[in-house]
Molecule: transfer RNA
Organism: Daphnia carinata
RNA sequence: GCCCGCUUAGCUCAGUGGUAGAGCGCUAGUCUUGUAAACUAGCGGCCGUGAGUUCGAUCCUCACAGUGGGCA
Repeated sequence: GCCCGCUUAGCUCAGUGGUAGAGCGCUAGUCUUGUAAACUAGCGGCCGUGAGUUCGAUCCUCACAGUGGGCA
């Protein structure tokens, strides 16, 4: 330099055109003499950034950034 993948909650990841979920974690409660475990509830994200297409974009297109890999 060229090519390919990935970027979504604190972490690991789903979702793939109709305003987003799980597990773990965190907080509170129930239970317990107390802690842990278990159970219940809650908090937490304008989906990397910017533009475009569309009535509507996390999803499609382009550029950029970050990250991983391949070729030279």